[in-house]
This record gives sequence, structure tokens and C1' cells, in this order.
RNA sequence: AAUUUAGAUGCUGGCAAUUAUAGCCUUCGAACCAGGUCAGGACUGAAAAGUAGCAGCCUUAAGGAGUAACUAUAAUGUGCUGGCUAUUUUAAUAGAU
Repeated sequence: AAUUUAGAUGCUGGCAAUUAUAGCCUUCGAACCAGGUCAGGACUGAAAAGUAGCAGCCUUAAGGAGUAACUAUAAUGUGCUGGCUAUUUUAAUAGAU
């Protein structure tokens, strides 16, 4: 030196951590082309009533803003634990030349 053992390094599985995005949650949010209720007024009717329905109010859509925790997805110069591979590397063993 070969060899052997245990690590590091490379790839990869799982869990966690961190970050981002989305969901969930809160809030805002439609002159008309969402819904409900529809004053007034309009129309039909002999009348009783009915029809459609603007404004307003309410609930929301698209979308905007906010956001602790939770869920999902993705990523990794973080951590732990497994697997695979080896002309690399560290330590020990070994002791050819």
C1' cells in the first nucleotide's frame, strides 16, 4: 500500500424546522348586465287584488385588504433517522515495498 471497520461527501425516503403560495377565518365589495325584500311610482282590473319592478336595506360573486393558529403544495448552504452507490476523503486496523 492492499484489506477491514466506522464516519464525512454524492443521490434518495420519512419526520421536524424555516420560507413562500393557496385554502380556512375577519372585513370591504354589484347604478344596470347576482339573489332576497321591494317604499314611492307604473301597468292590468268595475272592484278586491295582481304583475313587473327603480331607489333603499340585507346576503354575497368576481376582486381588494388583513391575519394568530390549522390544512395542502413547493423549495432547501437547517436538524434527526433510514436506504443506495463509490478510481473521492478522515480516523483506526493492517505492515506489502
Description:
A computed fold for a 97-nucleotide RNA, annotated as Bacterial small signal recognition particle RNA. Its Rfam family is "Bacterial small signal recognition particle RNA". Rfam describes the family as follows. The signal recognition particle (SRP) is a universally conserved ribonucleoprotein involved in the co-translational targeting of proteins to membranes. Model confidence (mean pLDDT): 78 of 100.